Source information:
This is a predicted structure of a 357-nucleotide RNA (Bacterial RNase P class A) from a Lysobacterales bacterium. NCBI's taxonomy places the organism under Bacteria, Pseudomonadati, Pseudomonadota, Gammaproteobacteria, Lysobacterales. Rfam family: Bacterial RNase P class A. Rfam classes the family as a ribozyme. Rfam's curators write: Ribonuclease P (RNase P) is a ubiquitous endoribonuclease, found in archaea, bacteria and eukarya as well as chloroplasts and mitochondria. A source record names the gene rnpB. The model forms 95% of the base pairs in the Rfam consensus.
């Protein structure tokens, strides 16, 4: 000095005008009040991701005795957490010189199933070329070579993502876990470790046990739907419902008539529900900051702060002045994640190379 990792922060700055919006205070007006109107004056007014709406959760409403089938999801071990598919340490594997990054990472010795193209053969496989024995025909320099064919062989070619442990000595016609020694594989014990899983064995098995479970499938855990347009209160006009008087004089229905009944008529109460209005609605898993406690993720306590809350929906406009010329993008019931987009810049740790003391 360069090239690089991992964590976290900011997200154009001040100033001046003119505006929307919440809330507060003050005047003046309407109104018996609640409360409404209008002026002033204070003070709050998008984000890291407000996004996708992929998961979790709180709250609300419906449903439910208890148990199981079905279905979905999760899926290496611990811890964290209101909970998770998230985090945070660990362990396996991969994967960079490295700091470090990546992983749907349970079960293929229960079952069933799939493997294109190439290949002779793709799962208790498989003789296409080769190598080996016999035998037969032919050649022969008598060592042997050549063609058929019966057979043996999975050491060697040679297809393929993958061809039924490696490497190596023995063994053999020629081979071959056929045999042995190492490594690998299971299996058992020990040892450490909460575990995952690591290490060790004069320990057993000659090797059965190849791959796929984002294939059916076992195994273990977890899971009722719906969603703030959830839902809860208050409640007009009109039009309906449901009940009582009051009137039975008039008109209508019970085939004509009379007696009854019902309707329609007035007046009283009651309840459903529109339209509007109020809650739900921003004080909470809240932010900052200290200390402890933990490797961390988080817990726990103190101290301090109050930080949008609309319902036609606000966060804008213009002007100055300076820089490094301003990126992806904005709230609608809330919170915890993940992903996905992003102009530039900061600070912290580490890490690889080079050079110089």
């Nucleotide at each position: 000095g360069g090239a690089g990792c991992a964590g976290g922060c900011c997200a154009g700055a001040c100033g001046a005008u003119c505006g929307c919006u919440g809330c507060u205070c003050g005047g003046c007006c309407c109104g018996c009040a609640a409360g409404g109107g209008u002026c002033g004056g204070g003070u709050g007014g998008a984000g890291g991701a407000a996004a996708g709406u992929c998961c979790g959760g709180a709250c609300u409403c419906c449903a439910c005795a208890g148990g199981g089938c079905a279905g979905a999801g999760u899926g290496c071990c611990a811890g964290g957490u209101a909970a998770c598919g998230c985090c945070u340490g660990g362990g396996c594997g991969g994967u960079g010189u490295g700091a470090g990054c990546c992983g749907a990472c349970g079960g293929a010795a229960a079952g069933u199933g799939c493997a294109a193209c190439a290949g002779a053969g793709a799962a208790c496989a498989g003789a296409c070329c080769g190598c080996c024995u016999g035998u037969g025909g032919c050649c022969u320099u008598c060592g042997g070579g050549u063609c058929a064919u019966c057979g043996g062989u999975a050491a060697g070619g040679g297809u393929g993502a993958a061809a039924c442990g490696g490497u190596g000595c023995g063994g053999u016609a020629a081979g071959a876990g056929c045999g042995c020694a190492c490594c690998g594989c299971g299996c058992c014990c020990g040892u450490g470790g909460c575990a995952a899983c690591a290490c060790g064995g004069u320990g057993c098995g000659g090797c059965u046990a190849g791959g796929c479970a984002a294939a059916c499938c076992c195994c273990a855990c977890u899971c009722g739907g719906a969603g703030c347009a959830a839902g809860a209160c208050c409640a007009a006009a009109u039009a309906g419902g449901g009940g009582g008087g009051c009137g039975u004089u008039c008109u209508c229905g019970c085939g004509g008539c009379c007696c009854g009944c019902g309707a329609g008529g007035c007046u009283c109460c009651c309840g459903g529900g529109u339209a509007g209005g109020u809650c739900g609605c921003u004080a909470c898993a809240g932010c900052g900051u200290c200390a402890c406690a933990g490797u961390g993720a988080u817990g726990u306590g103190g101290c301090g702060c109050g930080c949008a809350g609309a319902u036609g929906a606000a966060u804008g406009g213009u002007c100055g002045u300076c820089c490094a010329c301003g990126a992806c993008a904005g709230a609608a019931c809330c919170c915890g994640g993940c992903u996905u987009a992003u102009c530039g810049g900061c600070c912290u740790g580490c890490u690889c190379c080079g050079c110089g003391c």